[in-house]
Context: one part of a larger RNA
Molecule: large-subunit ribosomal RNA, domain IV
Organism: Pseudolabrys sp.
RNA sequence: CCCUGGUUAAGGAACUCGGCAAAUUGCCUCCGUAACUUCGGGAGAAGGAGGACCACGGUAGGGUGACGGCCUUCGCGGCCCGAGCUCGAUGUGGUGGCACAAACCAGGCCCAAGCGACUGUUUACUAAAAACACAGGUCCGUGCAAAGUCGCAAGACGACGUAUACGGACUGACGCCUGCCCGGUGCUGGAACGUUAAGGGGAGGGGUUAGCUCUUCGGAGCGAAGCUCUGAACCUAAGCGCCAGUAAACGGCGGCCGUAACUAUAACGGUCCUAAGGUAGCGAAAUUCCUUGUCGGGUAAGUUCCGACCUGCACGAAUGGCGUAACGACUUGGGCGCUGUCUCAACCAGGGACUCG
Repeated sequence: CCCUGGUUAAGGAACUCGGCAAAUUGCCUCCGUAACUUCGGGAGAAGGAGGACCACGGUAGGGUGACGGCCUUCGCGGCCCGAGCUCGAUGUGGUGGCACAAACCAGGCCCAAGCGACUGUUUACUAAAAACACAGGUCCGUGCAAAGUCGCAAGACGACGUAUACGGACUGACGCCUGCCCGGUGCUGGAACGUUAAGGGGAGGGGUUAGCUCUUCGGAGCGAAGCUCUGAACCUAAGCGCCAGUAAACGGCGGCCGUAACUAUAACGGUCCUAAGGUAGCGAAAUUCCUUGUCGGGUAAGUUCCGACCUGCACGAAUGGCGUAACGACUUGGGCGCUGUCUCAACCAGGGACUCG
């Protein structure tokens, strides 16, 4: 010097990102216990008092209840007595110690806010959470040989179930609610019209040549059938176009100018654009850049915290909005208690380090 423990004057968080760590608290009985609340809870709330041993005395009292007795409707019945066993004070008097839940073991508490309702689940080996799940809510699909899933298939799961069922998606207890937009994308429905493949169809055209005609005898022209190449009109599905519906489908939810008898502001008006221009509620927020916004509270002093304001850079309603008792090894701020966290360090014990071996 390091590790693990122990004690500490005065102070008591001044330490520090942060009370991290440590300390406090701790058991039983009794008293007592707030806001809030879903009336269950909160609650061991908080905060107090007592506690050993001896005697009265295993007393008072409680539980159980044998034997016996009486009644009897006869029953595994009723009543009385009360042995034994067991639990066991209050109180009064006394005794000892520094200390009586005498060791070990054995909650610190409160206030406020955020998030998530809750118990649960998770990154085996850096994350336990506000993430996942959850009961509840909604939408979509599925009529049974179900939809969906696995498999080439047979077959299987779904389910030996049947729409109060099963599958998928989103949301996430509960309370109050969930506004406007269907123009785009998606989905669902429609099918008149437009477009549209293979296929059908075969007008027409080309190649080849038996033959015919002409010939300068080299060849040239025409050309049936067959074979073959090509091929227009026309017929023709879904899809797409088109027409509707649908947002707890994916998503979206404006700008400029003016106006009131102080000023300021604008209930009001004008104008442009849009599918429609953000409703309720909330708001410097897990969201606010400017920003340590401004005001109030708390402190002697507060970039954090709490309450307001609204100028929301860039909240907002099941990618749910706002609340909410209970709950949380979650996060944030404050307080009481307590302490070697600190002012500021000291000593002790054990184990290392170090020396010898």